[in-house]
A computed fold for a 75-nucleotide RNA from a Candidatus Nanoarchaeia archaeon, annotated as transfer RNA. Lineage of the source: Archaea > Nanobdellati > Nanobdellota > Candidatus Nanoarchaeia. Its mean pLDDT, the model's own confidence on a scale to 100, is 81. Rfam family: tRNA. By type it is a transfer RNA.

RNA sequence: GGCCCCGUAGCUCAGCUUGGAUAGAGCGAAUGGCUUCGGACCAUUAGGUCGAGGGUUCAAAUCCCUUCGGGGUCA
Numbered sequence: 001g002g003c004c005c006c007g008u009a010g011c012u013c014a015g016c017u018u019g020g021a022u023a024g025a026g027c028g029a030a031u032g033g034c035u036u037c038g039g040a041c042c043a044u045u046a047g048g049u050c051g052a053g054g055g056u057u058c059a060a061a062u063c064c065c066u067u068c069g070g071g072g073u074c075a
Base pairs, nucleotide, nucleotide: 001074002073003072004071005070006069007068010027011026012025013024020058029045030044031043032042033041051067052066053065054064055063
């Protein structure tokens, strides 16, 4: 340098192929319940502008272009 994969909540990931209605799960966190206290369990809540920028579209996490970071492979 060429090609391929990954990037979404604090962490691990789903959703992308086939665009659609408030963007989700588990773990974790906070608050309350329970408990002598803690853990476990139960309930509730917070936390994201989907790596960044631009484009297409009525509408983009999803399609297109550029770019950044990580990994793999070839030379």